[in-house]
RNA sequence: AGCCGAAAGUUUUAAAAUAAAACUGCGGGGGACCCGAUCAAUUGGGGUGAAUCGUUUUAAACGAAGGCUAUUCCCAAGCCUAACCCGUCAGCUAACCUCGUAGGCUAUAGGGAG
Numbered sequence: 001a002g003c004c005g006a007a008a009g010u011u012u013u014a015a016a017a018u019a020a021a022a023c024u025g026c027g028g029g030g031g032a033c034c035c036g037a038u039c040a041a042u043u044g045g046g047g048u049g050a051a052u053c054g055u056u057u058u059a060a061a062c063g064a065a066g067g068c069u070a071u072u073c074c075c076a077a078g079c080c081u082a083a084c085c086c087g088u089c090a091g092c093u094a095a096c097c098u099c100g101u102a103g104g105c106u107a108u109a110g111g112g113a114g
Base pairs, nucleotide, nucleotide: 001106002105003104004103008024009023010022011021012020013019025101026100027099028098029097030096035091044089045086046085047084048083052064053063054062055061065081066080067079068078069077071114072113073112074111075110
């Protein structure tokens, strides 16, 4: 200076900060009518996330689907398929309630049309 990601800005404490708090922005969860579902029920169920499914030697090994590559789209090429949480419980959902604002990376910024 940029990339993945919601994960940024400002203010105060306070003399200092990779500390704490608040506000704004961004993101998530719970939660009516109506609508949907209604045969499952420990083989629990659910959530964040692209990270699921199938074959299988149970390994991204192969395939399908999904995601990323620096302004957008198309093509090519390459890469990824995790990890964690709730705790027997949650469809959608206005009002309302509530939580997060991390972490990890770096030249392979190729071609065409806007």

RNAcentral holds the sequence, with entries from MGnify.
The RNA shown here (c-di-AMP riboswitch aptamer (ydaO/yuaA leader)) has 114 nucleotides and comes from a rhizosphere metagenome.
Model confidence (mean pLDDT): 80 of 100.
Its Rfam family is "c-di-AMP riboswitch aptamer (ydaO/yuaA leader)". Its family is annotated with regulation of gene expression and cyclic-di-AMP binding in the Gene Ontology.